[in-house]
Molecule: c-di-GMP-I riboswitch aptamer
Organism: Deltaproteobacteria bacterium
RNA sequence: ACUGGAUAAAGCCAAACCUGCCGUGAGGCAGGGACGGAAAGCCACGGGUCUCAAUCAUUUUCGACUGAAACAGACAGCCGGGCUGCCUUA
Numbered sequence: 001a002c003u004g005g006a007u008a009a010a011g012c013c014a015a016a017c018c019u020g021c022c023g024u025g026a027g028g029c030a031g032g033g034a035c036g037g038a039a040a041g042c043c044a045c046g047g048g049u050c051u052c053a054a055u056c057a058u059u060u061u062c063g064a065c066u067g068a069a070a071c072a073g074a075c076a077g078c079c080g081g082g083c084u085g086c087c088u089u090a
Base pairs, nucleotide, nucleotide: 004088005087012037013036017032018031019030020029021028022027035077041083042082043081045080046079047078048075049074050073051072055068056067057066
């Protein structure tokens, strides 16, 4: 330096849920809280899931319901990918 991740050590992050705030919403931020995590650090590049909805279809006097869906957005703790990082039994 690279690979690997342990009955090691020092640490780190923080699910669900609750409270407050922001957002049409998915969700985000802060505090509490710990399900878990060897990158659960960062990045929307590919796939995927979700939100919004111009519009289209059906029906119809009109409308509602129902289905599909551009644009735009959310999720990195969904998978892959890129960059960076602590320790050192082997």